[in-house]
């Protein structure tokens, strides 16, 4: 240099046929149970969907540039 993949909550990942609120389990917090804790339950906080533009009435999704991380050509 040329292909292809991937990039979403701390962590592991759905979602990627554009549309109804952005999730899941895991960890964390608070209760509640217990003599404690552990398991379980019940509620909650956490995300500007790797960065930046476009196209659309509407973009995690569609296209262009860039970045990072992985495979393979060369």
């Nucleotide at each position: 240099g040329g292909g292809c993949g991937g990039c979403u909550a701390g962590c592991u990942c759905a979602g990627c046929u554009g549309g109804u609120u952005a999730g899941a389990g895991c960890g964390c917090g608070u209760c509640a149970c217990u003599g404690a804790u552990a398991a379980u339950g019940a509620c909650g906080a956490g995300g500007u969907c790797g960065g930046a533009g476009g196209u659309u009435c509407a973009a995690a999704u569609c296209c262009c540039c860039c970045g990072c991380c992985g495979c393979c050509c060369a």